């Protein structure tokens, strides 16, 4: 890495470099110079572990990953993402 289990109709943005592509893939259909994506700084959210409290099930956000346009944007898929555990 593979393979294995769980979720994906909830949440939650400023600034600052920088300049043209992004939303995985296919088609759609969107978002984008009133500056995308990347990156970096705060801030923020609570899905999964974790730590405390109270315990039927919630609560704090303590740490550890992960999110902060659109139901994973739609549909398709031998399809992705994420998080545990494994190696």
């Nucleotide at each position: 890495a593979a393979a294995u289990c769980a979720u994906c109709g909830a949440g939650a943005g400023a600034g600052g470099u920088g300049g043209a592509g992004g939303g995985a893939c296919u088609g759609g259909c969107c978002c984008u110079u009133u500056g995308a994506u990347a990156c970096c700084u705060c801030a923020g959210c609570a899905a999964c572990c974790u730590a405390c409290c109270c315990u039927a099930g919630g609560g704090u956000g303590u740490g550890g990953u992960g999110c902060u346009a659109a139901u994973u944007c739609c549909a398709g898929a031998g399809a992705g993402a994420u998080g545990a555990a494994g190696g």

Predicted 3D model of an 87-nucleotide RNA (SAM riboswitch aptamer (S box leader)) from Propionigenium maris DSM 9537. RNAcentral holds the sequence, with entries from Rfam. The source organism's lineage runs through Bacteria, Fusobacteriales, Fusobacteriaceae, Propionigenium and Propionigenium maris. The coordinates come from a structure-prediction model, not an experiment, and the mean pLDDT is 85.